[in-house]
Molecule: transfer RNA
Organism: Alphaproteobacteria bacterium
Order: sequence, then structure tokens, then C1' cells
RNA sequence: CGGGGCAUAGCGCAGCCUGGUAGCGCAUCAGUCUGGGGGACUGGGGGUCGUGGGUUCAAAUCCCGCUGCCCCGA
Repeated sequence: CGGGGCAUAGCGCAGCCUGGUAGCGCAUCAGUCUGGGGGACUGGGGGUCGUGGGUUCAAAUCCCGCUGCCCCGA
């Protein structure tokens, strides 16, 4: 320098192809069971979807730039 992949809750990920309410597991908080711990069950909170633009009635999703990490080539 060229090509490709990834970026979504504290952590790990799905959703993106095919635009239409942002989800799952763990963790966390509350309650119940338990003498306590651990554990089980029930319920809740937590996200401006890496960033800046564009398209659209509507963007995590489509298009362009940028940033970070990883891989391949030179």
C1' cells in the first nucleotide's frame, strides 16, 4: 500500500442478507422458599446498535467517509 472480517446492555452473543416495537444467556437489583450460605423460582432495571454523513414516511439493518481490533497478500 491492496483485499477481507468484526464493532449491539457490565461480559459473551443473536438480530443485518429480506428496513417497520432492540432481544437472549450470564451478571446485577427486588421478592418467595432456606436458620444462614449456596441454590431454585418469579419479577424489575440497564442500550442514543463504534463515529460522521447520505437515502427513506421509517435505518442496528441500505450507501459513502472515518476510527479501533483481527486476518490475508505485497